About this RNA:
Predicted 3D model of RNase P RNA and transfer RNA as a complex of 485 nucleotides. The coordinates come from a structure-prediction model, not an experiment, and the mean pLDDT is 76. Rfam match: Bacterial RNase P class A.
């Protein structure tokens, strides 16, 4: 100076004016005296993602009598965590020169399934083509046999070609020609020993048989893990037509009016002990609760309060831990909306980019700082029961640490 | 709030169990006709929504995204 690699930080400040949501309210008025309206005024008022909704979990309700079967998540060790598919450390394996990164990273001697095309064979391996042997035919003959060629019958995995892959690599012995058939080094599995490590692994030594093909993000099998649903969870209040059951009163015996109960409506279908249907995540047996239930088809509406804002909170100092995090001390209280508030305009700033002056550093190119003029002063996006993460949009930019080429000293 | 589906030529859709992505309308060119249309004959046209895995080898299998449609759940 040039490439690049990790990991963080900001999401504008102040002032005016007008406006919105929650609370609190001096004053006013209305009151059923419970409290309500309308107001000056205080004082809080989106985010790093509030998003997707992809994991975890708190919180509520509903279950908790169990068994068999399917079924769904996770998958290297340690360790943090409320807890995870998330965080840190490491170990192996792939890629980069390196910094540093990507891996759904148990099992393929339990089974079973697949491996297109090409190729002689593709999984309990295989003879095109080539070597080699032998039988016959042919040629040849100096009649002993032999160059060359063909046909058959056997050898043989060293060489050739095919493939992603062709049943360990190199070298020798050996053989007709060849082969872990043997032998000697490497790789590589299997056991076993010893040494380090909390493990995962990792060094190391000695036996064995010469070698075991991918795939499990294909069924599968092995270990661990999970009970369901989800703030329209659920809780109390008002309102309750028609209908239908209970009950009390009247009554001309049709019947009709308080009261409570349950209660969108219409058709089918199936049931009250000969049990429909529901629960016990699915299915089956079991059990337990049961008088209404299920299907279709049609209609309406989401009223108030609570849940619901102090919480695995935030900030900041300290200890301990390589870390992720933990322990502790002091401070602070920070949105609650239900057609959904936090938003507009204007001044001035601060970071930033252009350009110029000055000053001072330098051989230069160019830096520091002051000060002036210009612009730009922002993207993504918006809480809706709350966290803890992943992931995925997002502006103008800034800080730090490491790295590798080049060149100067 | 909670579940589910798709995605592939200009359009509507195939592609079985992972093995050379294809039809049918649309489109261009040519024959046929005096001209058209129909007809016949040939042709172009695709990063399979996107990425980055697993495999020898993805439209297909995994895993994230990004679009888009559809269900349920109340009767107070």
């Nucleotide at each position: 100076u040039g490439a690049g690699c990790u990991g963080g930080c900001c999401g504008g400040g102040c002032g005016g004016c007008c406006g919105c949501g929650g609370c609190c309210g001096a004053c006013a008025c209305c009151u059923u005296c419970g409290g309500g309206u309308g107001c000056a005024g205080g004082u809080c008022g989106a985010g790093g993602a509030a998003g997707g909704u992809c994991c975890g979990g708190g919180c509520u309700c509903c279950a908790c009598a169990g068994g068999g079967c399917a079924c769904g998540g996770u998958g290297g060790u340690g360790g943090g965590c409320a807890a995870c598919a998330c965080c840190c450390a490491c170990c192996c394996g792939g890629g980069g020169c390196a910094a540093c990164u990507c891996g759904c990273g148990g099992g393929a001697c339990a089974g079973u399934g697949c491996c297109a095309c090409a190729g002689a064979a593709a999984a309990c391996a295989g003879a095109c083509c080539g070597c080699c042997g032998g039988u016959c035919c042919u040629g040849u003959u100096u009649c002993g046999g032999c160059a060359g060629g063909g046909u058959c019958c056997g050898g043989u995995a060293a060489g050739g070609g095919u493939g992603a892959a062709a049943c360990g690599g190199u070298g020798g012995u050996g053989u007709a020609a060849g082969a872990g058939a043997c032998c000697a080094c490497c790789a590589g599995c299997a056991c076993a020993g010893c040494g380090g490590g909390u493990g995962a692994c990792c060094g190391u030594u000695g036996u064995g048989g010469c070698u075991a093909g991918g795939u499990a993000a294909a069924c599968c099998c092995c270990a661990c893990c999970a009970g369901g649903a989800g703030c329209a969870a659920g809780a109390u209040c008002a309102a309750g037509a028609a209908g239908u059951c209970g009950u009390u009163c009247c009554u001309c015996c049709g019947g009709g009016a308080g009261c409570g109960a349950u209660g969108c409506g219409c058709a089918c279908a199936c049931g009250u002990u000969c049990g429909a249907g529901g629960g016990c995540g699915g299915c089956c047996c079991g059990c337990c609760c049961g008088a209404g239930u299920g299907u279709g088809c049609g209609g309406g509406u989401a009223g108030a309060u609570c849940g619901c804002a102090c919480g695995a909170g935030g900030c900041g100092g300290c200890c301990g831990g390589c870390g992720a995090c933990g322990g502790u001390c002091g401070u602070c209280c920070c949105a609650g909306a239900u057609g959904g508030a936090u938003g507009g305009u204007c001044g001035c700033c601060a970071a930033c980019c252009g350009g110029g002056u000055g000053c001072u550093c330098g051989c230069a190119a160019g830096g520091c700082c002051a000060c002036c003029c210009g612009g730009c002063g922002a993207a993504c996006a918006g809480a809706a029961c709350c966290c803890g993460g992943c992931c995925u949009a997002u502006g103008a930019g800034c800080c730090a640490g490491c790295u590798c080429a080049u060149c100067c000293g | 709030u909670c579940c589910c589906c798709c995605a592939u030529a200009g359009c509507u859709c195939a592609a079985c169990u992972g093995g050379c992505a294809g039809a049918g309308c649309a489109g261009c060119c040519g024959a046929c006709u005096g001209u058209u249309a129909a007809u016949c004959g040939g042709c172009a046209g695709g990063u399979u929504a996107u990425u980055g895995g697993u495999u020898c080898g993805a439209g297909u299998c995994c895993a994230a995204u990004u679009g888009g449609g559809g269900g349920a759940g109340c009767c107070a």